[in-house]
RNA sequence: GGUCGGUUAGUUCAGCGGUAGAACGCUUCGUUUACACCGAAGAUGUCGUGGGUUCGAUUCCCUCACCGACCA
Numbered sequence: 001g002g003u004c005g006g007u008u009a010g011u012u013c014a015g016c017g018g019u020a021g022a023a024c025g026c027u028u029c030g031u032u033u034a035c036a037c038c039g040a041a042g043a044u045g046u047c048g049u050g051g052g053u054u055c056g057a058u059u060c061c062c063u064c065a066c067c068g069a070c071c072a
Stems, first nucleotide, its partner, number of pairs: 001071007010024004018055001026042005048064001050062003
C1' cells in the first nucleotide's frame, strides 16, 4: 500500500427499516452471626464521527477515525 471483517450497557455479545436486548457484572432489599449461594427490585446506551436515502435508520449507501485478520 491492497482486500476483508469489526465498532451497540462496566465486560462479552445479540439485534429481518418501526419506542434497543441477553448473559455476566454493579446498586438496594430479603435471607445468614457474617460472607457466599439463592430470591426480589433497580440503575446504566448521543448504537464510533460526519453526511445521504427514507414518513421513519443500530439496520441501507458514502466519508472519516480506531481495532483486528490476510496479501504484498

Background
This is a predicted structure of a 72-nucleotide RNA (transfer RNA) from an Oscillatoriaceae cyanobacterium. The source organism's lineage runs through Bacteria, Cyanobacteriota, Cyanophyceae, Oscillatoriales and Oscillatoriaceae. It matches the Rfam family "tRNA". Its family is annotated with triplet codon-amino acid adaptor activity in the Gene Ontology. The family's RNA type in Rfam is transfer RNA. The prediction has a mean pLDDT of 80. The sequence is in RNAcentral, with records from ENA.